[in-house]
Context: one part of a larger RNA
Molecule: large-subunit ribosomal RNA, domain IV
Organism: Candidatus Omnitrophota bacterium
């Protein structure tokens, strides 16, 4: 020196990514306790006093209760528990050690208890009750199995099962059906196997020819047009808590700005309510306010939303949170800044 403790003058976060770590609160009683709020909570909220022993006193007081008792009002032996006022008293200290909440203001995200990356992530991921769409009438849909049996669903039956989406509560959830999905329609187009067989090829009894060869019935055989002929597609509607999608240019008011207005081009349809530099704002440490001496971070705000928006939900919320983020009180060797001291290994010496 390293490693585990301990104590520290003054100041108290000046340490740092960030109060990490360590300190500090701390059992029980008594007072006393905001905003908010779903009236249940917040709440051990914050914020204050007290605590030994000793007499009071095993008193007061509370439970149980034997005898007795017209056995029933009563009645009270015994048992069990057991204070407080007020007085006395010790010490530096009485929840005397040791178990044993710091806490308060304020935003984000998730409601909430739960779940989860066994060993680098516990969270704002995942789930959740609720809310919605959609299947599915029972030999159910949907699922396992070999296109089986047979199971599961379910000894359920639409208040019921199965899938997706969102994710308590509050208030809300706007336009678009052009494209892609899915239901429905069937009129016209398009269309497979089969059906249908106009017709055509091959073979050859036969006929012809002198010969080469040419013609050719039936029968077998080969290919075959027209005609018919489902679904699907095209086609028509419907439907977005299906899967998505919500412009642009000019120009205009008695200072300038701006732009309710108004022109125009494009679309299925041109983003409503709300919220906004945001877990989303590049420019950018936007700007203006608070907080600080000083604040790229953080709280209110504005809106010029490079790119927010409604169940891939929006925006509120009380309670919760080993989340995450800012500030404050207390605390403090986290620092200024470092020194004592202990222990255990190492280390030198013997």
């Nucleotide at each position: 020196c390293u490693c585990u403790c301990g104590c520290u003058a003054a100041g108290g976060a000046a340490c740092u990514a960030g109060g990490c770590a360590a300190a500090a609160u701390g059992g029980c009683c008594c007072c006393g306790u905001a905003a908010c709020u779903u009236c249940g909570g917040g709440a051990u909220a914050a914020g204050g006093g007290g605590u030994g022993c000793c007499u009071g006193a095993g008193u007061a007081g509370g439970c149980u209760g034997a005898a007795c008792g017209u056995c029933a009002a009563g009645g009270g032996a015994g048992g069990c528990c057991g204070a407080a006022a007020a007085g006395g008293u010790u010490g530096c200290a009485a929840u005397g050690a040791a178990a044993u909440g710091a806490g308060u203001c304020a935003a984000g995200c998730g409601a909430c208890u739960g779940u989860u990356u066994a060993a680098c992530a516990a969270a704002a991921a995942c789930a959740c009750a609720g809310c919605u769409c959609u299947c599915u009438g029972c030999u159910a849909a949907g699922u396992c199995g070999a296109c089986a049996a047979g199971a599961c669903g379910a000894u359920g039956u639409a208040u019921a099962g199965g899938g997706a989406g969102u994710g308590a509560c509050a208030c809300g959830u706007g336009c678009c059906c052009g494209g892609u999905g899915c239901u429905g329609g069937a009129a016209g187009g398009u269309c497979a196997a089969g059906c249908g067989g106009a017709g055509a090829g091959g073979u050859u009894a036969g006929c012809c020819g002198u010969a080469a060869g040419g013609c050719g019935a039936a029968g077998c055989u080969u290919c075959g047009a027209a005609g018919u002929u489902a679904a699907g597609c095209c086609c028509c509607a419907g439907u977005a808590a299906a899967c998505g999608g919500c412009g642009g240019c000019c120009g205009u008011a008695a200072c300038u700005a701006u732009a309710a207005c108004g022109g125009u081009c494009c679309u299925a349809a041109g983003g409503u309510a709300g919220c906004g530099a945001a877990a989303u704002u590049c420019c950018u440490u936007g700007u203006c306010g608070g907080g600080u001496a000083a604040g790229u971070u953080c709280c209110g705000a504005c809106c010029u939303g490079c790119a927010c928006g409604a169940a891939u939900c929006g925006u509120g919320u009380a309670a919760c949170g080993a989340c995450u983020u800012g500030a404050c009180u207390g605390c403090u060797g986290u620092c200024u800044c470092a020194g004592c001291g202990a222990g255990c290994a190492g280390c030198u010496c013997g």